[in-house]
Molecule: SAM riboswitch aptamer (S box leader)
Organism: Bacillota bacterium
């Protein structure tokens, strides 16, 4: 890299190093010297593997392997509905599916 499947509206530090830049593109819209990116400790979560317990389903433990610790995966981004405004072109706002993405798991 490509596939295949599960998840993605809770959760998680008033610490330490570090110095401008981050939220995957793209439009917007944020955060950011009241310190961004990364590290490093600290925490959440239980997707795998482990252990306990159970007839099983399953629950419970977080001890190894990932993962994540601003805002819904910050909105939107293709199609369809419902709604209100305006009726030429268009627009508010809410719903439903899909498409991109992310992570775990397993395949080539």
């Nucleotide at each position: 890299c490509u596939c295949u499947u599960a998840u993605c509206c809770a959760g998680a530090g008033c610490g330490g190093a570090g110095g401008a830049g981050g939220g995957g593109c793209a439009g917007c819209c944020c955060c950011g010297a009241u310190g961004a990116a990364u590290c490093c400790c600290g925490g959440c979560a239980a997707c795998c593997g482990g252990a306990u317990c159970u007839a099983a389903u399953g629950a419970u433990c977080a001890c190894g392997g990932u993962g994540c610790c601003a805002a819904u995966u910050g909105c939107u981004g293709c199609g369809g509905g419902g709604u209100g405004g305006a009726c030429u072109u268009u627009u508010u706002c809410c719903c439903c599916g899909g498409g991109a993405g992310a992570u775990g798991a397993g395949a080539g």